[in-house]
């Protein structure tokens, strides 16, 4: 060069086919409760412009194009 597949709060991963509620959930984080305390539990709360441009729509994590980043796998080189 070519094909697949992935990239969504600190991690990890759902959700994308089939476009519409306020992007969930586990982990960790913070309070706040339980405890002589710690742990575990319980409860309540920050935290993702969904990899980047750009289209299409009333409307985009989701569809469409172009790019990138990682992986796997097939061709080329000398």
């Nucleotide at each position: 060069g070519g094909g697949c597949c992935g990239g969504u709060g600190g991690u990890c991963c759902a959700g994308c086919c089939u476009g519409g509620u306020u992007a969930g959930g586990a982990c960790g984080c913070c309070g706040c409760g339980u405890u002589c305390a710690c742990a575990c539990c319980g409860c309540g709360g920050a935290g993702a412009u969904c990899g980047c441009c750009g289209g299409u729509u009333c409307g985009a994590a989701u569809c469409c194009g172009g790019c990138u980043c990682g992986g796997c796998c097939c061709a080329c080189c000398a």
Predicted 3D model of a 78-nucleotide RNA (transfer RNA) from a Candidatus Bathyarchaeota archaeon. The sequence is in RNAcentral, with records from ENA. It matches the Rfam family "tRNA". About the family: Transfer RNA (tRNA) molecules are approximately 80 nucleotides in length. Lineage of the source: Archaea > Thermoproteati > Candidatus Bathyarchaeota.